Small-subunit ribosomal RNA, 3' major domain from an uncultured bacterium, 470 nucleotides, folded computationally.

Context: one part of a larger RNA
RNA sequence: UGACGGGGGCCCGCACAAGCGGAGGAACAUGUGGUUUAAUUCGAUGAUACGCGAGGAACCUUACCCGGGCUUGAAAUGCAUCUGACGUAUUCGGAAACGGAUAUUCCCUACGGGGCAGAUGUGUAGGUGCUGCAUGGUUGUCGUCAGCUCGUGCCGUGAGGUGUCGGCUUAAGUGCCAUAACGAGCGCAACCCUCAUCGUCAGUUACCAUCAGGUAAAGCUGGGGACUCUGGCGAGACUGCCAUCGUAAGAUGCGAGGAAGGUGGGGAUGACGUCAAAUCAGCACGGCCCUUACGUCCGGGGCGACACACGUGUUACAAUGGGUGGUACAAAGAGACGCCAACUCGCGAGAGCGCGCCAAUCUCAAAAAGCCAUCCUCAGUUCGGAUUGGAGUCUGCAACUCGACUCCAUGAAGUUGGAAUCGCUAGUAAUCGCGGAUCAGCAUGCCGCGGUGAAUACGUUCCCGGGCCU
Repeated sequence: UGACGGGGGCCCGCACAAGCGGAGGAACAUGUGGUUUAAUUCGAUGAUACGCGAGGAACCUUACCCGGGCUUGAAAUGCAUCUGACGUAUUCGGAAACGGAUAUUCCCUACGGGGCAGAUGUGUAGGUGCUGCAUGGUUGUCGUCAGCUCGUGCCGUGAGGUGUCGGCUUAAGUGCCAUAACGAGCGCAACCCUCAUCGUCAGUUACCAUCAGGUAAAGCUGGGGACUCUGGCGAGACUGCCAUCGUAAGAUGCGAGGAAGGUGGGGAUGACGUCAAAUCAGCACGGCCCUUACGUCCGGGGCGACACACGUGUUACAAUGGGUGGUACAAAGAGACGCCAACUCGCGAGAGCGCGCCAAUCUCAAAAAGCCAUCCUCAGUUCGGAUUGGAGUCUGCAACUCGACUCCAUGAAGUUGGAAUCGCUAGUAAUCGCGGAUCAGCAUGCCGCGGUGAAUACGUUCCCGGGCCU
């Protein structure tokens, strides 16, 4: 000077408390450990690994295993020599890769050669091989915590201190006052995006109040520029006003006004540094290693195994529910190798035919929970849907290992879950559906969107983490 203390003081945070809903028990999905295996490729491992890299393993991917091939090589490039092809078509062997056969077969030229392609030789190649403890770059975490420093001055022999401490205040090293310090920088805040209100400008594909036409119905048509909406520019919130307290900063007020009130909600934004944290497999790169193989091509298998253990989820155990019929109301997105209307066929997954749309125009598209009616009456059931048998649909060379979906049948465990444990403070939790990326196909995961919509917070003694002073 730090760090630590079952030392002290002050102060924060879903940290506890107060509440609501979970997970831990069941079945299944998925990741991991372990075991197994020819291989079950590799990495990630307290918080900060475990629906993580992977935003999608049937082949490919693919790095692993078995087998069959190639060796200037799958791709790139220099030089030398030789050739005129390369390719295309047919054909033989083969699982393919590959190997062989037949036919056809270059361009420019000043005739020196050049271009292009192939072969041979050679220098480079190639490596998801090792080292993240040699590295760059990027990332997690403490933590969106309020801290971390510098110049000059002053103090100290010096390490260093002061400033940055103290009082009050704040979400904040945010400010005010005080002050051997005076200033400044990186952080905080603001500037950025978005949501909420209003004005103005502009109206097509959006809208329809007034006028007219028209329909079974419909902004459907003429038209309109009011409204909604769209998207550009502005206004608006600043403790600005009032009252009380305070020297001030500021605090309090079911005060006013206002769409919004004290940081209005959300996002982006992550200081100096810590963990020799993570990544050599995204990429780059030093060193080491392989070079007829640790490179590369192909077929098949594996990454999907299964006594078991753990994490994260989905579905339930039911009546605030399940089934059937009818009937409302979204937002945000995507679409040409695409989204696919209507109609017909099929119980259905889907198929056939075929309109529109490069989309505020057409389509995906039905929102679901909700509401109305009705059945079930507490049961392993009209709960629950695993598992299994049969029959199918779709994608794709190809669904055996190993896809998703549909129909019929089957109808397992499960009656609210031990110790212990997790999330959440408001349009939040809980609950309900919708979309997108990846993608031929495949979503209970991820990233978004809206609908319905709570309870509780006395308080800071205690648990955990953090900040300041000592």

The prediction has a mean pLDDT of 84.
The full RNA is in RNAcentral, with records from Greengenes and SILVA.